C1' cells in the first nucleotide's frame, strides 16, 4: 500500500437569536428566553337618577315680600289694582356635578409558566350535581314593621382613620298571609331493571314464557307540615323590572378508559393506610371527615422515594418510521410579593376584594399606618441579548344602562430594531484586436475588459408640486375617520440618491505575485508554517451570496453510529463459567365452538387556526381569505372467520414411561497393591560426592556416594494409553467392594403435547487463599547462601517455611476457550475411529454390507472482511436468553450487596485524543529455521599492534596553524609532489569599472617599447628622457591612458535547492515489463519446485506464455602455431625479436555411471462397455530395448582441458554516501571609497605534553661485511638524457662525443652463486640521534631542501589484548624504472622483472552474500519499537479531620388569623380541637469550601533500567498468594 470494523468531522434546514463588516425602499410578521429580582409615575373596571334620599350650580315656572320704574282709573293728593326689573323666600321641573344607600358587573377580558410527573393536561365514556344574565312555558305580587349610610353636633388620632349621640329614603333588611307541577315525612296505584323461590312446556343441559317476594329507579294520585314576592318609567295603551316552578341553552363540578421524560447507584411503600357499617358535611358522589369493625391495600406490566417540566392543538427535521420542541396564534391547567384562611355571590378561597404571619419598601409627631406592574407604557437589577412613560375608541368585542351614553393600555393603529419572511431597486443600449491606472510575464505578451471614458435612451426608485380613496353605518334622526392628506394617480426634474460581505491546499465552486522564515500567524477535520507558503499577510485576479454576508450558540438530518423499517457478538466491542427451574416469551395433527386480536361496512367523534388542493383579495409575493381534503386515533353498530388466542373433543410423529441389552478414568466411601523416593537399622566398602554453560554453597574419614538387606512414611499411580472414553461445566485414571447418577442402542406396549426457551433464586464452580484439627516422602512461594552480572531483591544451583495431602467450613474468580449460548427442522459426499443392532456367513467368532448414537480430519454448495467454517456451521430458517455500541481514564471511584479477611459483583463522570482494532500484503528484521556461495572461518605462509623514523588524522597550541574527507566506503585521502610561487590562511603596506572580460559616453593622443631619478620591503606613488603608428580632407574610426556608467569580482553560504563525476554492497545474481490467469482488493503467478551451474547457467516439470536491464559472449593482454615484412639486432646468413595477418578450445571425439523425459515390446493389476472363456478402450506399477537431455569419472588428441591466466565492462537499487575548493549552476550574501573583490613583502599550512592510521627499517649467522661473478623487463630523454676521459675518498665538477631514440644516454640489475672474516653479543646486528666539514638546485635553502665524507653509535633481542593479506607464476623476497617535478623531505603511488613455496579434512563456528519457508506490536523499517518508578509543570475527578449553605420529612414545645365546638356574668369575655410562621432535638439527602495523602491525564530534546514485540534472548498471557 489493501479489505474490514469502529469513531471524529464537514456539506442541507431551522432559530423569540447575540456578535462583527456593511447598509437604499416598501408589505406583512415579530421582540426579557437572564432574577415568579426590586419598582418613581400615568393610566388599565365602571355603570345605572326609568331603584333611593340628600348636597351644589346653573336655567325655567309658580306664589309671596321688599325696593325700583312705567303708565293706567282719578279734580288733586292718597290709594288701588296692572306691566316691566332686580333682590330674598317657598314650592315645581329641567341640565350638570358630587358622596353615599342599593342592583348588576368586578370570577370575563390582560399578563406569566413559579409550582405541578398527576386534584394537571390529551383522548373515550358517563353522571351522585349546580348553573346569573339570555330564550320558551305556567303560576303569583295581599297586609304590616322596625332600622342604616348619607347628613347634622360632638369626641379622639400627627395621619390613615374610628367613635359617642341626633334623626332619615329605597327596587336595602324584617314578620305575617296565601300558593303550587318546590322542598320533607307517609300511603296507594302503574311500569321497568336486578335477585331469589316455585310450579309449567321441550328426551337431558338449558331456554321460554307464567306466579310471588324483596330491594331499586321513573311516573301518577292522596295526606300532613315547610317556604314566595319590588317596584321604577309613561297622560295611558303598556313596557321593563320582582317572585315560584318546568323545559331549553350556556357554563361548571365530579367520576372514568387509554395515553403521557430520566433514573433499580431509590426494592420494598401505606395507618386514614384499604374495605365495611353508621353518622357528618357538600350543589352532589366518595376516608372529603368521624365513631366503630375487619387487615387489608400498592408494587420487577416498576410501587414508594429522587431528579426535570406547565399539557395539548402544533413547529422544526427527516423518504418514511422517528427525533427534538411548544416562543408568537388557539385550547385548558396554575399563580399573583412568600405562606395561611375565610367571607361575599350563580360562579372565587378571588392579580388591581378582605383578615393574619413573614420578607421588603415607603410615611410618621415613634403611638401608629400605607403597598404590592408575572395589567400598557416606563426605571432599575441582571444579562451576549429583546422596542414608545404614542394616538384613538373610528372599526371589531366586553361592562353597565330603557336609551343617550360612560367606561374599556382588550382592542384598532402610529413609532424603535435588517430580527425574520416576501417583493422592488441601485440602470438600459452602443462603445477598442482593447486608453489611463493596478497586476503577472517567458519581455512577446496576459488580465482587470464592453469593464471604464464617450454616444444615445429610460425613470421603477428618489425629490417637488397637484389630485385623491376604500375601511361607515344596521342600534330613530343627525352627527361620527385615530391611522392620514396615508394608499393611489398625474406632471416635473436629473443617471440622477442607493453594494457588499465571506471564500479561493482537499473536502468544496475559484490562483498567482510579494513579504514572512516552526517566527508571526491560520485551522471545523486532515493539516499549513525551519528561505523559491495556491494553507500565515498584503496586492491583484478569481468564486458564491447579495440589502445583506459571515461567527458564533442550540435542534434534526447525513448517523443503518441504538438498526420497528434497519446492525451485530469465532479472532474487530459483544454468549452468562455451568446447569434447575419460577413468571414470562414462544408452540405438533384434526375436529367443533366463540367471535378477543384481526379484517371489512356505515356512524359518530378527533375545537378553530396549522398542512394540503383548488379558487378568491391586497399591482406580483410573502399575507389574508373560501371550499374541499387530511388530521394515520379513540367510541359505537353491523358483517367475515383464514389465521393467533380461548373453550371442549380426539389423535401420535414432539416429550415421557415401562422391558431388555450394552460401554464407560461419571459421583461417593471403604479396604487392598506394587515401582519409585526419603528417613532409619544392619552388612560390604573407600574418598570422593553433588552440582553446573563452568563452578560454588553443599554431603563425606563421627566413613559419604555406590551396593545389599530388613524396617517406617507420605504422596502419586508407569507400560496399558489412543484424533480413546464418562460427566452440565468445572473435572475424572493403580486394583477391589458397597451404595449411586446419566446415556445409546433393540422391540414391543402405555400416557397422551405431559414441550423449547428462561429475568429473579437456586444449585455446583480448577488453581491460589483463608478457618479450625491432623499429616507432612517429593516438589516448593516466602527466606537464606552460592553463582552470574555494570547491578541482579531474577533466570542457574544448594536448602528451604507456608501451602501442596486428609477432615469439616468459608471463598466463588481462570485464556472457567471450541475465544463460537440453548432447542428444532431442511441443505453433496470421502474417510477414520469409539459403542449398540441388524442382514449374511459361521460350531462360535472374524470378516463385509446397512441402520442409529458419538469423536475427529478433508471437502459441493452457501456464508466470511479476510482468515477460515461447511450435517458436530460461523450455511438456509423458527423460537427464547444474555451481551455490544471509538480509545484511555476505568472493570475504576463513589453507593449498595455478599465475605472472617483477601476480596467479589453491581457500576459511572470530570478530564484528555483523533485514532485505537481485526484479517491478509510487500518488504525489512530475528541471540529462528532449511539450503548454498564467499582468503567467511578451518589449514597454511607471512605481517600489523612492542621500538626508531616516515606520512597522514585527531587533539592541543597559535596571529595563522587555509580548506574539505569522518566506522565498513575518512586518517601515504583530494596532494602525482607547500622554502617564494602554490596559498584559498595571519600579520602589515597598498587599489576601487578594479588582475582579467563586453558594451556606451566624454577627454587625451599615440600605446606599445628603451633608459633612469625620488620614496618605498616591496606592490605601488611622483616624475623625466627616448622612441611616437595606420585608414585619413577638418572631422570621424582602430588602439591605448584617463574620468563617468551599465557591470566586473568573491576558494563567501547552502552536496538537505542542482547538473555532472565517484565510492559502497558487488563482477554479487539478481531486477522488471506485456498479454494471460488468481485475488473484493493491496497483490500474486510468471522468478516458486526438482536436478544443475561460477551465474534467474542450461534442463525437466508447471496457469502461465513471451520479452527487456544484468550472467556468458563479441573487445584487449598472455600462452601455441603458420604466413608476409625486415628500421634496429646479428660478421654474413638467418629471424631470438619487432610488426601486422592468421589458426586454435566446443560435451566437438570416445568408454563408463547416475537421473529424467518421449516411444515400442511384454508382464502384472483393477475400471467401464459389449460379455461372462475373452476381446477393445483408457490408467496404474514393472522390465526390457531405442531415441533424446543433464551431470560425474576416466580417456584420446593438442601448446593449452573443461568459462587457460589477467584486464576493460558495474543491472534495478540502497546509504538526503561523497564533492558549491575541479568545472558547471538555482537562490541567498559581500562590494559602487576603501570589501569576504585585487596587489605586494613577510610569516604560517612543516608547531608538540599525547592518542590514532598507513608505512620503511630492524631486532640478525636461510644473517652481516668484504672480495670475485652471471642473468632481466619494462621505461624515459631537446629548458632533456648525457657517454668517454680527466679530478675528487665521495656527493660531485670539468667535459661536451652521441641520441627528437630497437641505433645514443639514464643503467652498474638486486637477491642469486663462488671464496674470505665475523660466531651469539646490544654484537663486524641496527641504525635514530648530534657535532664538524664538503656537494648540488634556486632571487632565496634561518624559520623549511636533498646528497656525501668523519665522527658519534639511542631504542630495539620477534612484540600484550586483538587484528591484516594471500588458494599460483600466488604468497614472501629481491632489485629496475616512470609521473608530478628547479631542487626536495618518495620509505608513497603507478608500471617491470628476477627467485619462488606452503595449505584447503571441511562448513559446527566468525563475518559478508544469495533463495525459500516462519514469527513480528518493526515500515524514518532492530541504530526499530516500546514499558514502568522518579524529577518538573499543568489540568480535572474521588477521599479527607473538619467548616458551611440548600431541600424533603420525623419528634416535642409555643401557636396568629379563620372554620367549629364548648362554657359563660351574653354586641363582650375564656376555654378546646385543627393549623401558617417560628423554636428546639437527633437523624436523612444534596451542594460548596479544605490542611493533607493517594492515583489518573498532558506536556521537542531530563534520571533510572529494559517488562513487552523475533524463540525480544527465562515464550507469552488469565487468575490468584
Nucleotide at each position: 500500500a489493501u479489505c474490514c470494523u469502529g469513531g471524529u468531522c464537514c456539506a442541507g434546514g431551522a432559530u423569540g437569536a447575540a456578535c462583527g463588516u456593511u447598509g437604499g425602499c416598501g408589505a406583512c410578521g415579530u421582540g426579557u428566553a437572564u432574577c415568579a429580582g426590586g419598582c418613581a409615575u400615568g393610566c388599565a373596571a365602571g355603570u345605572c337618577g326609568c331603584g333611593c334620599g340628600c348636597c351644589c350650580a346653573g336655567c325655567c315656572c309658580c306664589a309671596g315680600u321688599u325696593u325700583u320704574a312705567u303708565g293706567a282709573u282719578u279734580a288733586u293728593c292718597a290709594a288701588u289694582g296692572g306691566u316691566a326689573a332686580a333682590a330674598c323666600u317657598g314650592g315645581g321641573g329641567c341640565u350638570g356635578g358630587g358622596a353615599g344607600c342599593g342592583g348588576c358587573g368586578a370570577a370575563c377580558g390582560g399578563g406569566u409558566u413559579a409550582g405541578u410527573a398527576a386534584u394537571a393536561c390529551c383522548u373515550u365514556g358517563g353522571u351522585a350535581u349546580a348553573u346569573a344574565c339570555c330564550a320558551u312555558c305556567a303560576a303569583g305580587a295581599u297586609g304590616g314593621g322596625g332600622a342604616u349610610a348619607g347628613c347634622c353636633a360632638c369626641u379622639u388620632g400627627a395621619a390613615a382613620a374610628a367613635g359617642u349621640g341626633g334623626g332619615u329614603a329605597a327596587u336595602a333588611c324584617c314578620c305575617a298571609a296565601u300558593a303550587g307541577u318546590c322542598c320533607c315525612a307517609g300511603c296507594c296505584c302503574c311500569a321497568g331493571u336486578u335477585u331469589u323461590a316455585u310450579g309449567a312446556u321441550u328426551a337431558u343441559c338449558a331456554a321460554u314464557g307464567g306466579u310471588a317476594a324483596a330491594a331499586c329507579u321513573g311516573g301518577g294520585g292522596c295526606u300532613g307540615g315547610g317556604u314566595a314576592a319590588a317596584a321604577g318609567a309613561g297622560c295611558a295603551a303598556u313596557c321593563u323590572g320582582c317572585u315560584u316552578g318546568a323545559u331549553g341553552a350556556u357554563u361548571a363540578g365530579c367520576c372514568u378508559u387509554g395515553g403521557u421524560c430520566c433514573u433499580a447507584u431509590c426494592a420494598g411503600g401505606u395507618u386514614g393506610u384499604u374495605g365495611g357499617u353508621g353518622a357528618g358535611g357538600u350543589a352532589a358522589u366518595g376516608g372529603c371527615u368521624c365513631a366503630c369493625c375487619a387487615a387489608g391495600c400498592c408494587g420487577a406490566u416498576g410501587a414508594c422515594g429522587g431528579g426535570u417540566a406547565g399539557g395539548g392543538g402544533g413547529a422544526c427535521u427527516g423518504a418514511g418510521a422517528g427525533g427534538u420542541u411548544g416562543g408568537c396564534c388557539c385550547c385548558c391547567a396554575a399563580c399573583a410579593g412568600g405562606g395561611a384562611c375565610a367571607c361575599u355571590g350563580a360562579g372565587a378561597c378571588a392579580c388591581g376584594g378582605g383578615u393574619c404571619c413573614c420578607a421588603c419598601u415607603c410615611c410618621u409627631a415613634c403611638g401608629g399606618g400605607a403597598g404590592g406592574c408575572a395589567g400598557c407604557a416606563g426605571u432599575u437589577a441582571a444579562g451576549a441579548a429583546u422596542a414608545u412613560u404614542c394616538g384613538g375608541c373610528a372599526a371589531u368585542g366586553g361592562g353597565c344602562g330603557a336609551a343617550a351614553g360612560c367606561c374599556u393600555g382588550a382592542c384598532c393603529g402610529a413609532g424603535c430594531g435588517a430580527c425574520g419572511u416576501c417583493g422592488c431597486g441601485u440602470g438600459c443600449a452602443g462603445g477598442a484586436a482593447g486608453a489611463a491606472g493596478g497586476g503577472c510575464u517567458a519581455u512577446g505578451g496576459c488580465c482587470u475588459g464592453u469593464a471604464a471614458a464617450c454616444u444615445g435612451c429610460u425613470u421603477u426608485u428618489a425629490u417637488a408640486a397637484a389630485g385623491g380613496a376604500a375601511g361607515a353605518a344596521u342600534u330613530u334622526c343627525g352627527a361620527u375617520g385615530a391611522c392620514u392628506g396615508u394608499a393611489c394617480u398625474u406632471u416635473a426634474u436629473g443617471a440622477a440618491u442607493a453594494a457588499g460581505a465571506g471564500g479561493u491546499u482537499g473536502c468544496u465552486a475559484a490562483u498567482u505575485a510579494c513579504g514572512u522564515g516552526c517566527c508571526a500567524g491560520c485551522a471545523g477535520c486532515a493539516g499549513c508554517g525551519g528561505u523559491a507558503a495556491u494553507a500565515c499577510g498584503u496586492a491583484a485576479g478569481c468564486c458564491u451570496c447579495a440589502a445583506a454576508u459571515g461567527u458564533u450558540g442550540u435542534c434534526c438530518g447525513g448517523a443503518u453510529u441504538a438498526a420497528u423499517u434497519g446492525g451485530g457478538c469465532g479472532u474487530a466491542a459483544a454468549g452468562g463459567g455451568u446447569g434447575u427451574g419460577u413468571a414470562g416469551g414462544a408452540g405438533g395433527u384434526c375436529a367443533a365452538a366463540u367471535g378477543c386480536g384481526u379484517c371489512u361496512u356505515g356512524u359518530u367523534u378527533u375545537a378553530a387556526a396549522u398542512u394540503c388542493u383548488u379558487g378568491g383579495g391586497c399591482c406580483c409575493a410573502a399575507c389574508c381569505u373560501a371550499a374541499g381534503a387530511g388530521c394515520u386515533g379513540g367510541g359505537c353498530a353491523a358483517g367475515a372467520u383464514a389465521c393467533g388466542g380461548u373453550u371442549u373433543g380426539a389423535c401420535u410423529a414432539g416429550a415421557g414411561g415401562a422391558u431388555g441389552u450394552u460401554c464407560g478414568a461419571g459421583g461417593u466411601g471403604a479396604g487392598u497393591g506394587g515401582a519409585a523416593c526419603a528417613g532409619c537399622u544392619g552388612g560390604u566398602g573407600u574418598a570422593g560426592g553433588g552440582g553446573u554453560g563452568g563452578a560454588a554453597u553443599c554431603c563425606g574419614u563421627u566413613g559419604a556416594u555406590a551396593u545389599c538387606a530388613g524396617c517406617u512414611g507420605g504422596a502419586a499411580c508407569a507400560c496399558c494409553a489412543a484424533a480413546a472414553g464418562c460427566g452440565a461445566a468445572g473435572g475424572c485414571a493403580a486394583c477391589u467392594c458397597a451404595c449411586u447418577a446419566a446415556a445409546a442402542c433393540a422391540c414391543u406396549c402405555c400416557u397422551g403435547a405431559c414441550u423449547c426457551u428462561g429475568a429473579a433464586a437456586c444449585a455446583c464452580g480448577a488453581a491460589a487463599g483463608c478457618a479450625u484439627g491432623g499429616g507432612u516422602a517429593g516438589c516448593g512461594a516466602a527466606g537464606a547462601g552460592g553463582a552470574u552480572u555494570a547491578g541482579a531483591u531474577a533466570c542457574c544451583c544448594u536448602c528451604g517455611u507456608a501451602g501442596u495431602c486428609c477432615a469439616u467450613g468459608c471463598c466463588c474468580u481462570a485464556a472457567a476457550c471450541u475465544u463460537u449460548g440453548g432447542a428444532u427442522g431442511c441443505u453433496a459426499g470421502c474417510u477414520a475411529u469409539u459403542u449398540c443392532g441388524a442382514g449374511u456367513a459361521u460350531c462360535g467368532a472374524c470378516c463385509c454390507u446397512c441402520g442409529g448414537a458419538g469423536u475427529g480430519g478433508c471437502g459441493a454448495a452457501g456464508c466470511u472482511a479476510a482468515c477460515g467454517c461447511g450435517u458436530u456451521a460461523a450455511g438456509c430458517a423458527u423460537c427464547c436468553c444474555g451481551c455490544c455500541u471509538g480509545g484511555g481514564a476505568a472493570g475504576u471511584a463513589c453507593g449498595a450487596g455478599c465475605g472472617c479477611a483477601a476480596g467479589c459483583u453491581u457500576a459511572a463522570a470530570a478530564c484528555u485524543c483523533a485514532a485505537a482494532g481485526g484479517a491478509a500484503u510487500a518488504g525489512a528484521c530475528g541471540g529462528g529455521g532449511a539450503c548454498u556461495c564467499g582468503c567467511a572461518c578451518a589449514a597454511g605462509c607471512g605481517g600489523u599492534g612492542g621500538a626508531u623514523c616516515a606520512u597522514g588524522u585527531g587533539g592541543u597550541u597559535u596571529a595563522a596553524u587555509u580548506c574539505g574527507a569522518u566506522g565498513c566506503c575518512a586518517c601515504a585521502c583530494g596532494a602525482g609532489g607547500a622554502a617564494c610561487c602554490u596559498u584559498a590562511c595571519c600579520a602589515g603596506g597598498g587599489u576601487u569599472u578594479g588582475a582579467a572580460a563586453u558594451c556606451u559616453c566624454g577627454u587625451u593622443g599615440a600605446c606599445c617599447g628603451u633608459u633612469u631619478u625620488u620614496c618605498g620591503a616591496a606592490a605601488g606613488a611622483a616624475g623625466a628622457a627616448c622612441u611616437u603608428u595606420c585608414u585619413a580632407u577638418u572631422a570621424a574610426g582602430a588602439c591605448a591612458g584617463c574620468g563617468a556608467g551599465a557591470c566586473a569580482g568573491g576558494u563567501g553560504u547552502u552536496g538537505c535547492a542542482u547538473g555532472g563525476u565517484u565510492g559502497u554492497c558487488g563482477u554479487c545474481a539478481g531486477c522488471u515489463c506485456g498479454u494471460g490467469g488468481c485475488u473484493u482488493g493491496a497483490g500474486u503467478u510468471g522468478u516458486u519446485c526438482c536436478c544443475u551451474u561460477a551465474a534467474g547457467u542450461g534442463g525437466g516439470g508447471u496457469a502461465a506464455c513471451g520479452a527487456g536491464c544484468g550472467c556468458a559472449a563479441c573487445c584487449c593482454c598472455u600462452a601455441u602455431c603458420c604466413u608476409a615484412u625486415g628500421u634496429u639486432a646479428u660478421a654474413u646468413g638467418u629471424g631470438u625479436c619487432a610488426u601486422a595477418g592468421g589458426a586454435g578450445a566446443c560435451c566437438g571425439c570416445c568408454c563408463a555411471g547416475c537421473c529424467c523425459c518421449a516411444g515400442u515390446u511384454u508382464u502384472a493389476u483393477g475400471a467401464u462397455u459389449a460379455a461372462a472363456u475373452u476381446a477393445a478402450u483408457g490408467g496404474u506399477a514393472a522390465a526390457a530395448c531405442u531415441g533424446g537431455g543433464g551431470c560425474u569419472g576416466g580417456g584420446a588428441g593438442g601448446a593449452a582441458g573443461g568459462u587457460g591466466g589477467g584486464g576493460a565492462u558495474g543491472a534495478c537499487g540502497c546509504c538526503a554516501a561523497a564533492u558549491c575548493a575541479g568545472c558547471a549552476u538555482g537562490g541567498c550574501c559581500c562590494u559602487u571609497u576603501g570589501a569576504c573583490a585585487c596587489c605586494c613583502u613577510g610569516g604560517g599550512c612543516u608547531a608538540c605534553a599525547c592518542a590514532c592510521a598507513u608505512g620503511a627499517u630492524a631486532c640478525a649467522a636461510u644473517g652481516g661485511u668484504c672480495a670475485g661473478c652471471a642473468c632481466a623487463a619494462a621505461g624515459a630523454g631537446u629548458u632533456g638524457c648525457u657517454a668517454a676521459a680527466u679530478c675528487g675518498c665521495a656527493a660531485g665538477a670539468u667535459g661536451g662525443a652521441g641520441c627528437c631514440a630497437a641505433u645514443c644516454u639514464c643503467a652498474u640489475a638486486a637477491a642469486a652463486c663462488u671464496g674470505g672474516c665475523c660466531u651469539c653479543a646490544g654484537u663486524u646486528c641496527g641504525g635514530a640521534u648530534u657535532g664538524a666539514g664538503g656537494g648540488c638546485u634556486g632571487c632565496a635553502a634561518u624559520u623549511c631542501g636533498c646528497c656525501c665524507u668523519c665522527a658519534u653509535g639511542a631504542a630495539g633481542u620477534u612484540g600484550g589484548a586483538a587484528u591484516c593479506g594471500c588458494u599460483a607464476g600466488u604468497a614472501a623476497u629481491c632489485g629496475c624504472g616512470g609521473a608530478u617535478c628547479a631542487g626536495a623531505u618518495a620509505u608513497g603511488c603507478c608500471g617491470c622483472g628476477g627467485u619462488g613455496a606452503a595449505u584447503a579434512c571441511g562448513u559446527u563456528c566468525u563475518c559478508g552474500a544469495g533463495u525459500c519457508c516462519u514469527g513480528u506490536a518493526c515500515u524514518c523499517a532492530c541504530c526499530g519499537c516500546c514499558c514502568g518508578u522518579c524529577a518538573c509543570g499543568u489540568c480535572a475527578a474521588g477521599g479527607g479531620a473538619g467548616c458551611u449553605g440548600g431541600g424533603a420529612a420525623u419528634a416535642c414545645c409555643c401557636g396568629a388569623a379563620a372554620u367549629u365546638c364548648g362554657c359563660u356574668u351574653a354586641u363582650g369575655g375564656c376555654g378546646g380541637a385543627u393549623u401558617a410562621a417560628g423554636g428546639u432535638a437527633g437523624g436523612c439527602u444534596u451542594g460548596g469550601u479544605a490542611a493533607c495523602a493517594g492515583g489518573g491525564a498532558c506536556g521537542a530534546a531530563g534520571u533510572c533500567g529494559u517488562a513487552a514485540c523475533a524463540a525480544g534472548g527465562c515464550a507469552c498471557c488469565g487468575g490468584u498468594a